[in-house]
RNA sequence: GGGCGCAUAGUUUAAUGGCAAAACGCUCCGUUCACAUCGGAGAGAGUAUAAGUUCGAUUCUUAUUGCGCCCA
Numbered sequence: 001g002g003g004c005g006c007a008u009a010g011u012u013u014a015a016u017g018g019c020a021a022a023a024c025g026c027u028c029c030g031u032u033c034a035c036a037u038c039g040g041a042g043a044g045a046g047u048a049u050a051a052g053u054u055c056g057a058u059u060c061u062u063a064u065u066g067c068g069c070c071c072a
Stems, first nucleotide, its partner, number of pairs: 001071007010024004018055001026042005048064005
C1' cells in the first nucleotide's frame, strides 16, 4: 500500500426494515442465626462517529475512527 471481518447495558451475546432482548453482574425483598444457593421485583444501552436511502434504520449504502485477520 491492497483486501476482508468486527463495533449494541459493566461483561458476553441476540435482534434479516416496524416500541432494542437475554445470560452473568448490580440494587431491593423473601428464604437462613449468618453466608451461599434458590424464588420474586427493579435500575441500567437508543446501537463507534457523521452523512445518505426510506413513511420508518441496530439492520441497506458511503465516509471516518478503533480493533483483528490475510496479501504485498
Molecule: transfer RNA
Organism: Candidatus Azambacteria bacterium